Context: one part of a larger RNA
Molecule: small-subunit ribosomal RNA, 5' domain
Organism: uncultured bacterium
RNA sequence: GAUUGAACGCUGGCGGCAUGCUUUACACAUGCAAGUCGAACGGCAGCACGGGAGCUUGCUCCUGGUGGCGAGUGGCGAACGGGUGAGUAAUGCAUCGGAACGUGCCCAUUAGUGGGGGAUAGCCCGGCGAAAGCCGGAUUAAUACCGCAUACGCCCUGAGGGGGAAAGCGGGGGAUCUUCGGACCUCGCGCUAUAGGAGCGGCCGAUGUCGGAUUAGCUAGUAGGUGAGGUAAUGGCUCACCUAGGCGACGAUCCGUAGCUGGUCUGAGAGGAUGAUCAGCCACACUGGAACUGAGACACGGUCCAGACUCCUACGGGAGGCAGCAGUGGGGAAUAUUGGACAAUGGGCGCAAGCCUGAUCCAGCCAUGCCGCGUGAGUGAAGAAGGCCUUCGGGUUGUAAAGCUCUUUUGUCCGGAAAGAAAAGCUUCGGGUUAAUAACCCGGGGUCAUGACGGUACCGGAAGAAUAAGCACCGGCUAACUUCGUGCCAGCAGCCGCGGUAAUACGAAGGGAGCUAGCGUUGUUC
Numbered sequence: 001g002a003u004u005g006a007a008c009g010c011u012g013g014c015g016g017c018a019u020g021c022u023u024u025a026c027a028c029a030u031g032c033a034a035g036u037c038g039a040a041c042g043g044c045a046g047c048a049c050g051g052g053a054g055c056u057u058g059c060u061c062c063u064g065g066u067g068g069c070g071a072g073u074g075g076c077g078a079a080c081g082g083g084u085g086a087g088u089a090a091u092g093c094a095u096c097g098g099a100a101c102g103u104g105c106c107c108a109u110u111a112g113u114g115g116g117g118g119a120u121a122g123c124c125c126g127g128c129g130a131a132a133g134c135c136g137g138a139u140u141a142a143u144a145c146c147g148c149a150u151a152c153g154c155c156c157u158g159a160g161g162g163g164g165a166a167a168g169c170g171g172g173g174g175a176u177c178u179u180c181g182g183a184c185c186u187c188g189c190g191c192u193a194u195a196g197g198a199g200c201g202g203c204c205g206a207u208g209u210c211g212g213a214u215u216a217g218c219u220a221g222u223a224g225g226u227g228a229g230g231u232a233a234u235g236g237c238u239c240a241c242c243u244a245g246g247c248g249a250c251g252a253u254c255c256g257u258a259g260c261u262g263g264u265c266u267g268a269g270a271g272g273a274u275g276a277u278c279a280g281c282c283a284c285a286c287u288g289g290a291a292c293u294g295a296g297a298c299a300c301g302g303u304c305c306a307g308a309c310u311c312c313u314a315c316g317g318g319a320g321g322c323a324g325c326a327g328u329g330g331g332g333a334a335u336a337u338u339g340g341a342c343a344a345u346g347g348g349c350g351c352a353a354g355c356c357u358g359a360u361c362c363a364g365c366c367a368u369g370c371c372g373c374g375u376g377a378g379u380g381a382a383g384a385a386g387g388c389c390u391u392c393g394g395g396u397u398g399u400a401a402a403g404c405u406c407u408u409u410u411g412u413c414c415g416g417a418a419a420g421a422a423a424a425g426c427u428u429c430g431g432g433u434u435a436a437u438a439a440c441c442c443g444g445g446g447u448c449a450u451g452a453c454g455g456u457a458c459c460g461g462a463a464g465a466a467u468a469a470g471c472a473c474c475g476g477c478u479a480a481c482u483u484c485g486u487g488c489c490a491g492c493a494g495c496c497g498c499g500g501u502a503a504u505a506c507g508a509a510g511g512g513a514g515c516u517a518g519c520g521u522u523g524u525u526c
Stems, first nucleotide, its partner, number of pairs: 001526002004523001006522005013373006020365001021331001026329003030326003035076003040073002043069002047067003050063006083284003092209007101201003106197002110193004114148001116146002124137005154163003168189006176183002210256003217247003222244008259281004263274004286307005309320004337363001339362003345359001346357004376406004386397004412462005420453001425447008470515002473512002475496003481510005491498002
C1' cells in the first nucleotide's frame, strides 16, 4: 500500500446492488418447511345443491341422487429441494484413465394385456387403557394380494428339457347383438415382458493433496493363492484350507491439525495466504448401532435397539429431536423479521382444472461492503463585526459571512403510472387417427383471465436554500504552526522519543494539512 462475512469509538442525508452466528455440531417454547391423485377402490364423517317427510313458515329429520370429500385401502413422491462442516490426511477431493455393474420417471422399438380365486383396512358390534394406543367378532372393494393359461424375445441347463407376466380406468360412437348392466369398435392414460438410448449412480487404477522423526519400525484377514458364500457388480467383501508374506528414511505406523475443489485475497510474476456468499463433490442429521421398504436410503422433518437430556402421567406407561424458515435462551467483540406471495422460475402429484412448495421471488432490519448522488450555484471589499496573533504599524480567519441574482438534485406535497404475463383455458381453421363430421393428438389464428413486490420504479407539477458534515491528524518518518495552561506532574507514544518554567511532541484555543457519509483504532492476510 492493498485486503476483510469484521468488531469498537465518534459521527451520520439519500438511492442502487450485494453480504449478514467466523463463537456452543450448545439447549430449544410456538408456527410453518411434503404432499398429491375420486380418471385405482369400498364408501359418506362434515359442507353445498337436489328430492322426500314433519310441521311451530323457517327450523328439524331422512335420502350418496349430484358437486365434492374427513378418515381408510391403493399408486407416485417423500433418496429431490433446503441446512451444517462435527468427523475425515484418504472408503474424501482434483485431474486423467478403466471394466466386472444398476437404473423409477423420460425417449425411440418389438410382443402382449386371456381366464379365475381367497383375503383385508374402512364401516358395524363388543372389550381393555388416564393417554399414546391396542385386542376380538361379523362383513366388503380395488390398478392391493395369489394361482391358472399363454411366452417373439428372456432366465437356468447335463442342450434332452425346465422355469417365468400383466390391471385396469376414462372419453366418444354408426351398424349388429343384448339378461338393458353392456358386449363390440375406437381414442387417450395406464399395466406386463425383452432388448436399445439419454441422463444419473455404484466400483477400480494412476498422479497430486498440511505439520511433527523430541513418532522407526508397523501388520494375522495381515499379503497372496485355491474353492465356496455374498453383492447390481469386481474384490479378504466374508468363510474354509494352503503358502509366509505385505508396508516402510522416495517417511510406513503413531500424534496433531483440517471437509476438498472451481475460486477468493495479495503480488510485476514466481509464490504466499485462504476455502464466507455462488457452483461441483463428500460427510453428517441429539449420541452410538442396525436393518426394513424401495429403481434409489442403511433415510434431517421414517422404523427398531441402547444411551444422555427434556416433557406428559391416573405411576401401570407414554412423547420428543430446528446443523429447514422465522424466533427464544445461552456463549460471544459480534451477525437480521416468530413478514408477504406462489405473480415469475423450478420441483412433487394429477388427464386436467388445480393443490402443495420458509425451494424460490419479494419486502423488513444493519453505513457491513462496493458504487452513485447531495448538503447549493453565481456575484459580493466597507477587506464589516467577532475570534486569534502582533514588533501595536498591522496580519489572519476571508469572498468566507451578510447583501443581491439564480437553480431545485435529494427531501416534502399533489397527480399520472409500468415492464416483469404468456403458456394453460375457451373458440376456430388445417393435418393426423378412426367406420366416424364424435372424442383425442399436433400446428396456425382469434379471444378471455392471471402481479406478492406495489400505487413500487418511472413520468409530470407546486412551494422553498429550504431538509442534510463529520472524523482523525499537524516533532521526524509524514502533508500541515502559533499562543496560553502545565512544570519528569498531568499526560503522549507505531518507531525514534517528548514533559524537570518560554513544550511546533502533554491539555485547550486560533490557524492549517488529509480523507469524506464517513473517519480513526484494533484484529486478519499478502